This is a predicted structure of a 76-nucleotide RNA (transfer RNA) from a Deltaproteobacteria bacterium.
The coordinates come from a structure-prediction model, not an experiment, and the mean pLDDT is 80.
NCBI's taxonomy places the organism under Bacteria, Pseudomonadati, Myxococcota, Myxococcia.
Rfam family: tRNA. On this family, see Hou, Trends Biochem Sci 1993: "The tertiary structure of tRNA and the development of the genetic code".
């Protein structure tokens, strides 16, 4: 320098063909229990990496950038 993959909740990740932003764990509250643990119920929590474009509408498509992983090439 070139190719591929990835970036979504505090953590690990899903999101099918463009229209509802979600799961598990964690956190808060309540119930059960004498208490802890545990189980159950409810709840809070998000600039979907950044900017621009297409579209009635973008996490999803296109362009540019940033960061990470990986392969190849080059130098030695």
């Nucleotide at each position: 320098g070139g190719g591929g993959c990835c970036a979504u909740a505090g953590c690990u990740c899903a999101g099918c063909u463009g229209g509802g932003a979600g799961a598990g764990c964690g956190c808060g509250u309540g119930a059960c229990u004498g208490g802890c643990a545990g189980u159950c119920a409810c709840g809070a929590g998000g600039u979907c990496c950044g900017g621009g474009g297409u579209u009635c509408g973008a996490u999803c498509c296109c362009c540019c950038g940033u960061g990470g992983c990986u392969c190849c090439a080059c130098c030695a």